[in-house]
Context: one part of a larger RNA
RNA sequence: UGUUGGGUGACUGAAUGGAAGGUUCUUUUAGUACGAGAGGAACGAAGAAUCGGCGCCUCUAGUUAACCAGUUGUCUGAUAAGGCAUAAGCUGGGUAGCCACGCGCUAGCAGAUAAACCCUGAAAGCAUCUAAGGGUGAAGCUGCUCGUAAAAAAAGUCACUUACAGUGCAGAAGAAGAAGACUUCGUUGAUAGAGCCAAGAUGUAAUCUUGUGAAAGGCAGUCUAUGGCAACUAAUAG
Numbered sequence: 001u002g003u004u005g006g007g008u009g010a011c012u013g014a015a016u017g018g019a020a021g022g023u024u025c026u027u028u029u030a031g032u033a034c035g036a037g038a039g040g041a042a043c044g045a046a047g048a049a050u051c052g053g054c055g056c057c058u059c060u061a062g063u064u065a066a067c068c069a070g071u072u073g074u075c076u077g078a079u080a081a082g083g084c085a086u087a088a089g090c091u092g093g094g095u096a097g098c099c100a101c102g103c104g105c106u107a108g109c110a111g112a113u114a115a116a117c118c119c120u121g122a123a124a125g126c127a128u129c130u131a132a133g134g135g136u137g138a139a140g141c142u143g144c145u146c147g148u149a150a151a152a153a154a155a156g157u158c159a160c161u162u163a164c165a166g167u168g169c170a171g172a173a174g175a176a177g178a179a180g181a182c183u184u185c186g187u188u189g190a191u192a193g194a195g196c197c198a199a200g201a202u203g204u205a206a207u208c209u210u211g212u213g214a215a216a217g218g219c220a221g222u223c224u225a226u227g228g229c230a231a232c233u234a235a236u237a238g
Base pairs, nucleotide, nucleotide: 005164006161007160008159009158010157011156015148016147017146021051022050023049024048025047026046027045028044034039052106053105054104055103056102060100062098063097067093068092069091070090071089072085073084074083075082076081108144109143110142111141116136117135118134119133169238171185172184173183174182191234192233193232195229196228197227198226199224200223201222202221
């Protein structure tokens, strides 16, 4: 752009994608069926392991140039607070996020068949699974189950609304993101920041006093990407 009003909301599913499961063991079935005995199953059910797939971050672990602390050299007048030593000076910890070494889930049914087995059954008065006809039968095939999907030109369906455009830019942002895109918000407001609270990180600030020196503490100080509260600031005006 089209789909022959527009707007809002909810669907169907032609088609298409996937491999989403694989293997092993244990228990039970059962010392049963079978077998003179010796021996010795299976269908089904339950549980586990491992490989793969999908998802998640409560726990465990990793990362963490958010952050906190310690410390060496040197410089800033100083014992305070800092700069540089990497594009972290070095070291000890480390939330959120991301993530695996961690955690959760990972079934079956139906249909048509292959080999094979079988029923009925003639040609061929018998026999024969086959010639007519019929049945069973696989981790394989197809479908349901999962994802996308009305541009499927046969361009679909339903409900509401009624005669009534919607969007972009600009603004506040994001568990969205290379750029576009996507999603949310915009005062009828919790969208971000500041503030406060919770939860958490570090580990007891500066200052003062004492001490030869050291240790303990989760209560100091500093900080937060997390969860809330709350219009103080900015989402104004365009």